Model confidence (mean pLDDT): 75 of 100. Predicted 3D model of a 419-nucleotide RNA (Bacterial RNase P class A) from Marinithermofilum abyssi. It matches the Rfam family "Bacterial RNase P class A". From the family's description: Ribonuclease P (RNase P) is a ubiquitous endoribonuclease, found in archaea, bacteria and eukarya as well as chloroplasts and mitochondria. It is annotated as a ribozyme. Gene Ontology terms of the family: dimeric ribonuclease P complex, ribonuclease P activity and tRNA processing. It was read from a public genome assembly, where an Rfam model found it.

[in-house]
Parts: sequence; C1' cells; structure tokens
RNA sequence: AAAGUAAACCAGGCAAUCGCCGGUGGUGUACCGCAAGGUCCCACGGGAGGAAAGUCCGAGCUCCACAGGGCAGGGUGCCGGCUAACGGCCGGUGGGGGCGACCCUAAGGCUAGUGCCACAGAAAUGUAGACCGCCGAUGGAAACACCCAGGUGUUUCACAGGCAAGGAUGCAACGGUGCGGUAAGAGCGCACCAGCAGCAUGGAGACAUGCUGGCUAGGUAAACCCCACCCGGAGCAAGACCUGAUAGGGGAUCAGCGUCAUGGUGACGCAGCUGUGGCCCGCAGCGAUCCCGGGUAGGUCGCUUGAGCGGCGUAGCAAUACGUCGCCUAGACAGAUGAUUGCCACUCCAUGGUGUGGGAGGCUGCAGGCCGAUCGUACCACCAGGAGGACAGAACUCGGCUUAUGGUUUGCUUUCCCG
Repeated sequence: AAAGUAAACCAGGCAAUCGCCGGUGGUGUACCGCAAGGUCCCACGGGAGGAAAGUCCGAGCUCCACAGGGCAGGGUGCCGGCUAACGGCCGGUGGGGGCGACCCUAAGGCUAGUGCCACAGAAAUGUAGACCGCCGAUGGAAACACCCAGGUGUUUCACAGGCAAGGAUGCAACGGUGCGGUAAGAGCGCACCAGCAGCAUGGAGACAUGCUGGCUAGGUAAACCCCACCCGGAGCAAGACCUGAUAGGGGAUCAGCGUCAUGGUGACGCAGCUGUGGCCCGCAGCGAUCCCGGGUAGGUCGCUUGAGCGGCGUAGCAAUACGUCGCCUAGACAGAUGAUUGCCACUCCAUGGUGUGGGAGGCUGCAGGCCGAUCGUACCACCAGGAGGACAGAACUCGGCUUAUGGUUUGCUUUCCCG
C1' cells in the first nucleotide's frame, strides 16, 4: 500500500422567524354543542428509526371464559448456560468451507417397522451377484521332447469345479492400502487406517484419548415413521365507558319423554340445541331456526413509566444477573413532527492560490546561518470557490430474526514494497 475478516458508533450541529401537533400549569358565569365533551387565550417544556420496513417467531395486554382432560394436528431437535419467552442469544462439541483471520450447520434414531436407490450394470429385495476375466485336479483331445516301448515332462484346447482379488457399469458394488499365503483367490493371516462393540481415563455433558475384539453390505428420516420436549383461540378494526337517536318492530315453522305439585301453571330429570380453533369427554347456557324491515351518529378511555434507557461497581470466558446513581425522551386519528435564513461540521471536485520542497546568485559575526530571481504544485497540508448528502417515515407496547443502506473508528489475517 492492497485485499479480506470481526466488532462498535453516527445518521449532521447550533440559532432565529413563521407554521402544524401534543403535554403540564394558569385564566374565564369567554365561545361551540341537546349531551357526552370540545375550542380559544397566556406561560414553560416536548415532537419519527437503526432499521420505524417484512409480518417470519416469541410475549405483555384485552376478550371468548369460571376453567380442565384426552386424541388428532403443529413446532423444535448435539451439550451446557441466559431470558418473561422464543425457532433467539452466549459458550462449547461433532461435521463442512476457507492459505488464514474467520464463516456455515436442516446436528436424536435406519439393529422398532414400512418405503426408495431411476438409467446403466451380472448384481443395488440378501450371507445378492458373474459381462470381460483368473485358476482349473482325476479323466478327454492335440502337439513337442526324452525314452527303459512302458511311461515321464512341457504347452495348448475343452469340461466338472473354484474365485470375486483385476477390468467394465454406476453417486454408491460387501471396509481401504500394502505384504504374506493360495491352483487362482478371499480378513484366510498380519501391519496401518476407517467403521462398530466392550472396557479404562478425562470432562457437569455433547464428546475426546487409549487398549482389546469379531473382522464389517451401504445410502436416504430437508422419506413415511419412532423417540424427547413444547403448544387453547382471536386480536387495539382487541376491548371498555358516556351521551343521543331508531322500531324493546312485523311474520312463519319447530319445541320430545317422564316424575312431582297443581285452578292457572311451575319445578326437576333424561333427551335435544348453542358456545368452548377440529373431534370426544367434561363444563356453561336454555328455547331454536328462517324471512322482511329499522338503527349503528358523536365523544372519552385503551394510548405510552416500560420484562424502559444511560453511567459506575461486583460475579461470570460470554450472553447476562445483582447493586447503586441519574434520566423521562411523540401519542396522531383520513392521520401532526414542515418551510426559510445564517454560521459551523462532514464528503467530493478536472477550480484558483499559498506552504513544505528544488534553487542561479549574493551576504556574514561561519552557523542545524541569512537574503533570494526563479521552478514546481506529483503527494501532503492550509485558504478561497463550487457541488453534495444514502436506506427510508411511528399508529398498543416490547424481545428477536431477516432484508435495504451512507459514513467513521478499532482489532486481526494474507500478499506486495521499502528500511
């Protein structure tokens, strides 16, 4: 100097004027309204984000509802910790990527069961499988050699049989590599390695290391499934209150059985219906269903003090927890938070100038000295001028994740160059 990687912070500042919204306090027989309630005036404060986005998760809160059990269904899936909780975060372990700093992880179980592995290939249903191949005894055929005429030896061919070591196919071929052994081979034996099982040690644990052993079909669960843990629903257009108005309207159909009391009728039980995300049990309620028609305007609350933010300390590798001190930072409602001016800051510029720098020559008290026409402005710094400002806007609140995006700083890694 370049490339990368991890983390933190900022998101222009100050002032003035005008405008918009809201809070607190004050004022008043002020103004509007039938009312609930609102408006005006004065003073003092306040007014979009790190993601407000996505609506992917989790909650607080409200209602169903006084609330439960089971099945189905859904979610998560290594270990430990944090948290109100989470599918989040932190720290580890295993696996993968990268030269590295670092990053990713959909990471329980295939010996509970059922599936799938197309095509190719002999074979991918299990102690499966033979296309090319390797060996091939007794015996058979042929040739050659020797020769004791009987046989012996060698080579080739074919067969019974043996093999899965070599080659081909394929993502994957029955553990891998090497040596021995064999007729040729094979964990058949051995050495090393992978896997599996057992034991020991370390660790809270996932797991790691070592030793021993039989030698060992495999992959796939982001296939169905099994196992472990967790899970009511709907949502601020939730919901609550005040005031006012209309039509507490009209019609049709269905409403079972039993017991007791009884003038009319009422009570209880069974059944039935409705509600509770689906189903069952349970629980609550007691009329149910259909058609026509009327009303649903206004105001207030919910609505911002919170699992809140910041500093310091303690514990912890950390996430975080505890203690202490300080702070209050929008609450709109067809929906406010804007505009202008000035100064400053930041970034950029192919603009102008100055300086560091070079420097003919000159001076002196000769020192790291002074003056200096002139060159240059590549880099750096300063002054002046000009331009610029990313992603993007609260709507009940909060903890996360994901996505978009301008700038600054710091740590670490790799490469190159100079000393």